[in-house]
This is a predicted structure of a 123-nucleotide RNA (SAM riboswitch aptamer (S box leader)) from a soil metagenome. The model forms 88% of the base pairs in the Rfam consensus.
Parts: sequence; C1' cells; structure tokens
RNA sequence: UUAUCGAGAGUGGCAGAGGGACUGGCCCAAUGAAGCCACGGCAACCGCCCCGGCCCGCCGAACAGCGAACGGGGGACCAGGUGCCAAAUCCAGCUUCGACGCGAAGGCGUCGGGGGCAGAUGA
Repeated sequence: UUAUCGAGAGUGGCAGAGGGACUGGCCCAAUGAAGCCACGGCAACCGCCCCGGCCCGCCGAACAGCGAACGGGGGACCAGGUGCCAAAUCCAGCUUCGACGCGAAGGCGUCGGGGGCAGAUGA
C1' cells in the first nucleotide's frame, strides 16, 4: 500500500489468575485465565493446478510460442509458507440517516442502517 474480517474449527499435559488490543459496556475464567508443549482440526491469503488474455518483454517478417503482469475458476494436505480454532473484529467509541419516545427549548434516550477511526490476518 492493498484484500478480507456475521462462515468455520479443540482436546490432553505443565502451570496457577487472569483474559477478551485500548476506553466504556457486556462476557469468559478454580467445573482452571494468560503462557508453554503435544496431538488434532478449520480455512483457502500466498504457494500449487487449469483457463482466458488488451497492453508489455523475448524470439520473429508475421503468425505461433515463451515469460511477466492482470482477470476468472478448481481441489484440500495428498507436498509447502502463514493464519486461525467462546461470543459479529463480542458490542459501542467519530460522523451521518431513519423510526419511536421524553423535554418549554438547547437537547437527550432507545432501536435500526450507512460511512469512517482503530485493530487483526495475509500478500
């Protein structure tokens, strides 16, 4: 910089009080948190395989061919690199729209939606 983030997938051992990024909420946790180890699983980002193919590169008179980039599709450990395995990225945070309610008004609350911020993971 870019793509994705409402799907999916856990047991055992060690250990012993935290964890869910931050803040608020709400949850998880002595029927055992974080962390480490072992084995297992999910998924399909890269890799792999197939197809297309304007422009570009190589060769060439040209076509063809090859390569790269781009786009589309496929399978699933059979070989690989990551990732992940409570809850939507657990929900919200900033902004905006709609409905409803409250208030004399500024405005506030609840519910629902859009965009953004932040974060995570891959390339």